[in-house]
RNA sequence: UUAGAGUUUGAUCCUGGCUCAGGAUGAACGCUAGCGGCAGGCCUAAUACAUGCAAGUCGGACGGUAGCCGACCCUUCGGGGCCGGCGAGAGUGGCGGACGGGUGCGUAACGCGUAUGCAACCAACCCCCCACAGCGGGACAGCCGGUGGAAACGCCGGGCAAUCCCGCAUGCCGCCGUGUCGGGGCAUCCCGGCAUGGCGAAAGGCUACGGCCGGUGGGGGACGGGCAUGCGUGCCAUUAGCUGGUUGGCGGGGCGACGGCCCACCAAGGCGACGAUGGCUAGGGGAUCUGAGAGGACGGUCCCCCACACUGGUACUGAGACACGGACCAGACUCCUGCGGGAGGCAGCAGUAAGGGAUAUUGGGCAAUGGGGGGAACCCUGACCCAGCCAUGCCGCGUGAGGGAAUGGGGCCCUACGGGUCGUGAACCUCUUUUGCCGGGGGACAACGGCGGCGUCGAGAACGCCGCGUGCGGGUACCCGGCGAAUAAGCGUCGGCUAACUCCGUGCCAGCAGCCGCGGUAAUACGGAGGACGCGAGCGUUAUCCGGAUUCAUUGGGUUUAAAGGGUGCGCAGGCGGCCUGCCAAGUCAGCGGUGAAAGCCCGGGGCCCAACCCCGGAAGUGCCGUUGAUACUGUCGGGCUGGAAUGCGGUCGAGGCGGGCGGAACGUGGCGUGUAGCGGUGAAAUGCGUAGAUAUGCCACAGAACGCCGAUAGCGGAGGCAGCUCGCCAGGCCUGCAUUGACGCUCGGGCACGAAAGCGUGGGGAUCGAACAGGAUUAGAUACCCUGGUAGUCCACGCCGUAAACGAUGGGCGCUCGUCGUCGGCGGCAAACGGUCGGCGGCCAAGCGAAAGCGAUAAGCGCCCCACCUGGGGAGUACGGUCGCAAGGCUGAAACUCAAAGGAAUUGACGGGGGCCCGCACAAGCGGUGGAGCAUGUGGUUUAAUUCGACGCAACGCGAAGAACCUUACCAGAGCUUGACAUCCACGGGAGACCGAGUAAUGUUGGUCGUGCCCUUCGGGGAGCCGUGAGACAGGUGGUGCAUGGUUGUCGCCAGCUCGUGUCGUGAGAUGUUGGGUUAAGUCCCGCAACGAGCGCAACCCUUAUGUUUAGUUGCUACGGAAAGAGAACUCUAAACAGACUGCCGUUGACAAAACGGAGGAAGGUGGGGACGACGUCAAAUCAUCAUGCCCCUUACGCCCUGGGCUACACACGUACUACAAUGGCGCAAACAAAGGGAAGCGAGCCUGCGAGGGGGAGCAAAUCCCAAAAAUAACGUCCCAGUUCGGACUGUAGUCUGCAACCCGACUACACGAAGCUGGAAUCGCUAGUAAUCGCGAAUCAGAAUGUCGCGGUGAAUACGUUCCCGGGUCUUGUACACACCGCCCGUCAAG
Repeated sequence: UUAGAGUUUGAUCCUGGCUCAGGAUGAACGCUAGCGGCAGGCCUAAUACAUGCAAGUCGGACGGUAGCCGACCCUUCGGGGCCGGCGAGAGUGGCGGACGGGUGCGUAACGCGUAUGCAACCAACCCCCCACAGCGGGACAGCCGGUGGAAACGCCGGGCAAUCCCGCAUGCCGCCGUGUCGGGGCAUCCCGGCAUGGCGAAAGGCUACGGCCGGUGGGGGACGGGCAUGCGUGCCAUUAGCUGGUUGGCGGGGCGACGGCCCACCAAGGCGACGAUGGCUAGGGGAUCUGAGAGGACGGUCCCCCACACUGGUACUGAGACACGGACCAGACUCCUGCGGGAGGCAGCAGUAAGGGAUAUUGGGCAAUGGGGGGAACCCUGACCCAGCCAUGCCGCGUGAGGGAAUGGGGCCCUACGGGUCGUGAACCUCUUUUGCCGGGGGACAACGGCGGCGUCGAGAACGCCGCGUGCGGGUACCCGGCGAAUAAGCGUCGGCUAACUCCGUGCCAGCAGCCGCGGUAAUACGGAGGACGCGAGCGUUAUCCGGAUUCAUUGGGUUUAAAGGGUGCGCAGGCGGCCUGCCAAGUCAGCGGUGAAAGCCCGGGGCCCAACCCCGGAAGUGCCGUUGAUACUGUCGGGCUGGAAUGCGGUCGAGGCGGGCGGAACGUGGCGUGUAGCGGUGAAAUGCGUAGAUAUGCCACAGAACGCCGAUAGCGGAGGCAGCUCGCCAGGCCUGCAUUGACGCUCGGGCACGAAAGCGUGGGGAUCGAACAGGAUUAGAUACCCUGGUAGUCCACGCCGUAAACGAUGGGCGCUCGUCGUCGGCGGCAAACGGUCGGCGGCCAAGCGAAAGCGAUAAGCGCCCCACCUGGGGAGUACGGUCGCAAGGCUGAAACUCAAAGGAAUUGACGGGGGCCCGCACAAGCGGUGGAGCAUGUGGUUUAAUUCGACGCAACGCGAAGAACCUUACCAGAGCUUGACAUCCACGGGAGACCGAGUAAUGUUGGUCGUGCCCUUCGGGGAGCCGUGAGACAGGUGGUGCAUGGUUGUCGCCAGCUCGUGUCGUGAGAUGUUGGGUUAAGUCCCGCAACGAGCGCAACCCUUAUGUUUAGUUGCUACGGAAAGAGAACUCUAAACAGACUGCCGUUGACAAAACGGAGGAAGGUGGGGACGACGUCAAAUCAUCAUGCCCCUUACGCCCUGGGCUACACACGUACUACAAUGGCGCAAACAAAGGGAAGCGAGCCUGCGAGGGGGAGCAAAUCCCAAAAAUAACGUCCCAGUUCGGACUGUAGUCUGCAACCCGACUACACGAAGCUGGAAUCGCUAGUAAUCGCGAAUCAGAAUGUCGCGGUGAAUACGUUCCCGGGUCUUGUACACACCGCCCGUCAAG
């Protein structure tokens, strides 16, 4: 000292990219802003610059003037002269202008960094030491005179000084030469001593006379510099070759010095895959930011180095420059000009313009530090020290502190209207005074130097002390006093990541957004508000860098299927390399030495009140160099070994390769024959072939290509690949034993070779097949699939091409790590068995590995070595460039732009014109219907003032409606009401109420009469109820949203399924159980099984029906009787209990199970029939109009009341029914047999009446008693005779009945009359498997009335099911999947529009 998260899916694991949270900045922008300290401030145009300033100084180097002052002289009164003093400016000379300051253009370089070297060098000023300064000469400025020019700037002449210049002398010493001696070194060589010859110096100034400052030569030192070298220091190979002073040599020149730096000559070298050359980019370092680190990024401020100074070049002077504020030349630009000619260089400080998102004052001061000059005073210094501007950053401080409530009041906001919240917040009380304002005080930075004085010593213009003097900042910091909470808070965010939630507005609009994503009427995601969270004089945004990213992986990744193994081999360079041993010490390791500047970082300490900041000390700086050691490992060299590798002898194997020869079958073609009408082809056809004789068949012949059986799950080869037989040639593997060599090995960038098919070139060949092409079909089309033909090609030779799903999607080599089965080749053994061993080819598995699938000695395990390759998807293996190719094209191989994914494996579903098994009136078999007609009813559509609304495949449509003339009623028109038709509360008045009117279409409106209740009472009245009036809270809404909901319901589906607990398996989603073998109506049961159990479903329990027993006996039953009453308890019946059925029994089959089949008994048999009962869930299924309900909306109206109308419309279309089309029938007559129900505002008998509906009347009955009530089909008899009829009854007319306030719109029924369509219904389609279908009637609910509907009841009562191929729906197992809104999915291409 290492943190992760979001995002691919229905879910999972993995791969992988994108995105976020952190830190940082010379920043900018938005909103906001009280103070201070410290720092920082043109990142762009090295663009152009007005103005001022930024380098001068020395009179103690020199000559000397103007000017001023004083005395004197002259004067024309303007002034002049002379002497003395002071003395500019300019000039000569010296030192400094090579430092300091700026900038980052250039530079990929010895530029920088680091470490060395110079025996190849320099050095002004400074320090130390040695020696010396003698004599002489000369010039040029200034100045004076003249002269040119607009100016800048000159020119000519004259005279003069110096620390200016020159000559001679002296020579410690230096340099050169010669001789000699000594020492040293890696080479050239270097150092020193002695002797000797030659050459070479100098400057004075001041003085308080002590001296001081200088001068010359030499030696040494210090500081500084120059040169050279090792190593390190960007990107592009789509830059691969570069090079003529080029590389070296000899000689010379030049330089302070080495050098090809320069030159002559000679040689032909030098550099490069360890990346030369070229292109692009860039000042380098200390450091800085980030990071756990390794690393990545960066080089602003400060320090070091370099480079540059308008652009390019050049040298001069000088100790030092090729010189920012010097010179010259050229160029561009700007300015001046009298047009001849001149002047200039802010990348110094400030400032201006421009550029830009963006970066400050034309400030003060030399007081301090530092620098230049001077002996000094001092002068100069935009270096520097300060101040100003800017929240640009870091740090510090403040905007108050304490107390303070009934959970106070107001306001904003929310609310289940109770309240909650802002909120101790405020008010109020107490306190403080930083900051601020006022007043006062007030440092340090200052000590030197200078002058004066004193002291000390080793006597120096040295040191110490005292006095005087020196501050830009600045009366600032700081301190004291006074006043007073007084002067001071914002910004961002609140869907997840990510800390913080509500309301309103908006309605895929407006907008948000870093990623995922929000917004289509309840948005915590937009906008506002309240509240909250975060940070705070700041807060956000943008940009950029590092991090997270082990996402370029050295630390620390991968390549079977996710991106990724080269098609294969040979092999140079390179990398790596067996056993033993010796030497060396390059790598490696250790000790020591040098260096690694300062600053910074880190640690310790200290100073500003603290901190930031600053100061001191330490550590560190992983590096480089030197030196001394160590020698295991690696390496060099030497010696040896045989285990790696190779060779020989022996054996063996194979579709290994190349060339030649041969063979049979088949196809095709030709010839001859037989033979006749077709052949061929397909799903079916047609094109095609055939009477000119096809197809078929026999014989003969020719040609080309490929080799059946053997044959394999086999063999061989490096890969591609290799198959009839045989001969020859070539190569290889394997095995056994022995011998030989002695590490000779492995891998392999570049290179070379091989390399299926197709394709290309030249020539040949051409039977079959067959791109292209033609025709025929198919089809909406069919440039396809199918068919008939058919060219290239397919074959051979030679030469190209160089690709592939060239795949085991798995590079090569070596070693190591359980077993088992099969097979090929060899060895050993007498051997066929069997086992052993070596080498191959396969299957299953252990450990281990893997995301999983899987791999597993033929590894995808464990290790080592080498090569190749990958880094999100698309764009794209495309473009450009290069290279190869005859071409086709191959190899190499991007970017812009765009997406939030693209992927792998596995899981659960769903799906499949996938598979297996199995169900269901699913089909089939059968019976009857629908679809045609008329009518009824519902719906669509249309219409309408309105035709209220809902329901829409199955699963809406005789559905909500079990009953619309008013009502209902929700719709329309008209007329009205406004606290309302209805609920609660308040005030005032009134007895509630009943009856009769007026008016109106009706309600509303309005008049009159009667009337006086209950409780209390102090008799005034009060209260409850009710009515009226009034005010306001509120009522009301069938207005919206079934996609905000509850409840209820439909459907899959009476289908057999859906799950859970524990355990087990799997990283996980999940699996197992629930799969499997049987069986069942059933996840029903049995057996098996890593499962064992359990729940919701199934079944059973419940109701009903079928048989019996028992009990019971009215109103039912029986007998008697005329009947009632009475009697009886056997039967029918009724209704309660019970019995009964359980595969219980027998047989067969079956695993001995479950069970199935058959049988017995039984009223009933394998669930006896029917019902109630509907698992987890699906369809945002249906319903806001049953009801309830959130939110929204209406409030003299979207509420309420009334009259009338509408829901009943009608050119049509559909659904569901009814009645028919007739003779198994219609009609007439008359005779039988039910069940289940209903009845008091009811059912209503007998009787009378009417043709009838009905009417009159009223017995009986709250019903096993009475009534509705007749059942009908059926049976018997009669009639009709196949006819639009004696079928059918629609429609219409007339007359009626009944209900009702009222039958016009718009009821039902009756009678008579009228008698329509219709003669069995196209495509298509529905129901039903037994007391079922079909057919017949009866009842009930709703209801005043109004069923062909609905719900029930019984009567009569069939046919058929071989079977599961097919259609539909479903269950289960399995398989594929790029689907998951789940096949009504997903998705591709073209076209059109934008």